[in-house]
Parts: sequence; structure tokens; C1' cells
RNA sequence: AAAAGCUAGGGGCAAACUCGGUGAAAACCAGGGACGCAAAGCCACAGGGACUAAGGCUUUUAACGGCGCUAUGACAGCCUGAUCAUAGAC
Repeated sequence: AAAAGCUAGGGGCAAACUCGGUGAAAACCAGGGACGCAAAGCCACAGGGACUAAGGCUUUUAACGGCGCUAUGACAGCCUGAUCAUAGAC
């Protein structure tokens, strides 16, 4: 000087649960809280996956209602991918 990204250190995010709010739900937002995370930043109009079913369709019912299907809802902390970044000493 370069590479590497193991450990320590600095900084970052925040699962479950809980409280308040939004929503038909899945889920999301804010506070608390830390299981974890080196992209647990971002993209759901890149592909797959799993979740929900208001509305719609279908079927059933005398009716209310129920079964089934469906994403236009939602997940980037399910995987691959795109994109912009990125700490690591002795």
C1' cells in the first nucleotide's frame, strides 16, 4: 500500500409481545420492547412463494345467511432478482 470482512468498537434497523390509531381482513402507522439483521435500505408493474377476500363471480337458502373461486389488498424480516449505499481497529 492492497485485499479480506473474522473479532472488538462506533453508528443503524427492530421479531414476538404490549399500548393507541387505520383497515372488511391480511396487514400497516406511532410509542414501548429486543428475537434477530452487514443491506432487516429501497423496489410488490422483475419472477416465484405464502397471507387476506371488502367488492365481483358461482352455488345454496323462502329470506337472513353460508360454501367455493377471485387481488385490484398486503408481505422486501420467505427466496431469487433490480437499484442505491455500506463500518470493521489491534